[in-house]
Context: one part of a larger RNA
């Protein structure tokens, strides 16, 4: 000077408390440990690993295993020599890679280009070291801190400034002070939502006028409204009152769509953890070089006495089932989205209008509301598991896809110790879309809207953090 203390003072945070809903018990899904295995590829391991890398493991991916092949190589550049093509297509052998045979051949300025082959340099490595590294990232933490110049003090390490009195979300601001200033952070500037104005109206809208229809902005038309796209206005403690050092600020009120940071996002200081990543990429050193490279087929990454983590579905009547009926937002679409119609109980099929999309399609939102039924039961709850039959994608669904129908109907009657999330359009609950993607193990993730609460006395205690001592 720091760090630490079951030392002290002050102050924050869903940290506790007050509430609401979960997890921990059941079944299933996914990840992990362990075990097994020829292989179950590798990495991530308290918070900050475990629905994580993976925004898609049947083949491919794929890095693993078994077996079969190749050795200038699957890929790049250069030099030297030689050659005719190579693709493509057919046949034979083979699991295929590949090998053999037939067909089939290039452009050009005649230098060459492209291709094959031989040889030499070299390629190649998801092999090792994240404790040799760059870059990127997590975390403390969106916490309010971290420093510098000059001056002053101290022999010096250092101190001061940055401490103190108030105040703030904030080292935010005010006052004081041997300090005076400054930088990185805070805040603001950026995006988005909320109100209004102006401009412009197509594919959007339809109040008024007219036409038409079984009906529909359907048509003429209109710019009022909604909306879209731009540009502005608006919020600043600006105004009033109380408190206050009459300072910063704070409490109440008015006006206002919005009030004291209006809500949300992006934005992450100096640093810490030799944190994570050599398997995104890059890179140093080491290692392999007829193999640790590379091609192929099949298998594995999906194995299952078990344990943990994260989710989904439930255990029901605020509910299940059946019929009718209403209201979104945000997205995606040409190797695509696919309407009307017809067939099928259905998954789906036939067919193809329209649409590169404010025009057409995905696309019926669901919870809700109105009726009916069930009457507390392992049930008309719950849907696991299994049998049978199908649909679709795809060379191919055996290992190992999703979905549909019929049958089957398991555990489960609200969960021990313990533990998690959340302070408002939040929790809870309800559906919709997208990325990846042929298809899909998505119940995941990222967004979108619908319905819409309860509680906070307070800071003694638990956890984490800040300042002074």
């Nucleotide at each position: 000077u720091g760090a630490c203390g079951g030392g002290g003072g002050c102050c924050c945070g869903c940290a506790c408390a007050a509430g609401c809903g979960g997890c921990g018990g059941a079944g299933c899904a996914u990840g992990u440990g362990g075990c097994u295995u020829a292989a179950u590829u590798c990495g991530a391991u308290g918070c900050a690993a475990c629905g994580c890398g993976a925004a898609g493991a049947a083949c491919c991916u794929u890095a693993c295993c078994u077996g079969g092949g190749c050795u200038u190589g699957a890929c790049a550049u250069g030099c030297a020599g030689g050659g005719a093509a190579a693709a493509c297509u057919c046949g034979u052998a083979g699991a295929g890679a590949u090998a053999c045979g037939g067909g089939g051949u290039c452009c050009u300025u005649u230098u060459g280009g492209g291709c094959c082959u031989u040889g030499c340099a070299c390629a190649g490595g998801u092999g090792g070291c994240g404790c040799a590294u760059g870059g990127c990232u997590g975390u403390c933490g969106u916490c309010a801190g971290c420093u510098c110049g000059u001056g002053u003090c101290g022999u010096g390490a250092g101190a001061u400034g940055u401490u103190g009195g108030g105040u703030u979300a904030a080292g935010u601001c005010c006052c004081g002070c041997a300090a005076c200033g400054a930088g990185c952070g805070c805040a603001a500037c950026c995006c988005u939502c909320g109100u209004c104005c102006u401009a412009u109206g197509u594919u959007g809208c339809c109040a008024g006028c007219g036409a038409g229809u079984a009906a529909u902005g359907u048509c003429g038309g209109g710019g009022a409204c909604u909306c879209a796209u731009a540009g502005g206005a608006g919020a600043c403690u600006g105004c009033c009152g109380g408190g206050g050092u009459c300072a910063a600020c704070u409490c109440g009120g008015a006006g206002g769509a919005a009030g004291g940071u209006g809500g949300g996002g992006a934005u992450g200081a100096c640093g810490u953890c030799a944190a994570g990543u050599c398997a995104u990429c890059a890179u140093g050193c080491c290692c392999c070089u007829u193999a640790u490279g590379u091609c192929c087929a099949g298998g594995g990454c999906u194995g299952c006495a078990c344990a943990c983590a994260u989710g989904c579905u439930a255990c029901a009547a605020u509910g299940g089932c059946c019929g009718g009926u209403a209201c979104a937002a945000a997205g995606g679409g040409c190797u695509g989205c696919g309407a009307u119609a017809c067939c099928g109980c259905a998954a789906g099929g036939u067919g193809g209008a329209g649409c590169g999309a404010a025009u057409c399609c995905c696309a019926u939102a669901a919870a809700g509301c109105c009726g009916g039924u069930c009457u507390c039961a392992g049930u008309u709850c719950g849907g696991a598991u299994u049998g049978g039959g199908g649909u679709c994608u795809g060379c191919a669904a055996c290992u190992c896809g999703a979905c549909c129908c019929c049958a089957u109907g398991a555990a489960g009657u609200c969960g021990g110790a313990g533990u998690c999330g959340c302070u408002a359009g939040u929790a809870a609950u309800c559906g919709c879309a997208g990325a990846u993607c042929a298809g899909c193990a998505a119940c995941g993730c990222u967004g979108c809207g619908g319905u819409g609460a309860a509680u906070a006395c307070g800071u003694u205690c638990c956890c984490g953090g800040g300042c002074c001592u």
Model confidence (mean pLDDT): 86 of 100. The part of an RNA shown here (small-subunit ribosomal RNA, 3' major domain) has 469 nucleotides and comes from an uncultured bacterium.